[in-house]
RNA sequence: CCAAUACCAAGGCUUAAUGACGGUAAACGUCAGCGGGGGACCCAAUCCUGGGGUGAACUCCUUCAUAUAUUGAAGGGGCGGAUAGUUCUUGAUCCGAAUCCGACAGCUAACUUCGCAAGCCAAAAGCAAGGACCA
Numbered sequence: 001c002c003a004a005u006a007c008c009a010a011g012g013c014u015u016a017a018u019g020a021c022g023g024u025a026a027a028c029g030u031c032a033g034c035g036g037g038g039g040a041c042c043c044a045a046u047c048c049u050g051g052g053g054u055g056a057a058c059u060c061c062u063u064c065a066u067a068u069a070u071u072g073a074a075g076g077g078g079c080g081g082a083u084a085g086u087u088c089u090u091g092a093u094c095c096g097a098a099u100c101c102g103a104c105a106g107c108u109a110a111c112u113u114c115g116c117a118a119g120c121c122a123a124a125a126g127c128a129a130g131g132a133c134c135a
Stems, first nucleotide, its partner, number of pairs: 011121004018032005033116006043106001050104001051101004058078008079096005086128001088126003
């Protein structure tokens, strides 16, 4: 000098996954806010290879390997999602996982029930509109 790691403070990102109050504090409880599931009439549906939920996380083609496959990998197309408030334009960089229910669930008013975890730190430029705060 550089890098890594740890701690503290601040500002942010993916996501529903935040805030306040009570309590010395934790656990826990309450309120607000943001989300998910179940659940009528009507409507829809009615076969199978069981079916279904959360989530952007689906699909097709080619090649290789192999136990010749409903498997894995690589490449490409379509489509879907994210990136310092929002929409749009241009541009750049990424993601397309995971998991739950357990024979069972379409939509669904009333009603009912559950969650508020986890993981991270960036390529921007332009027009316009809007909001908050201060004077």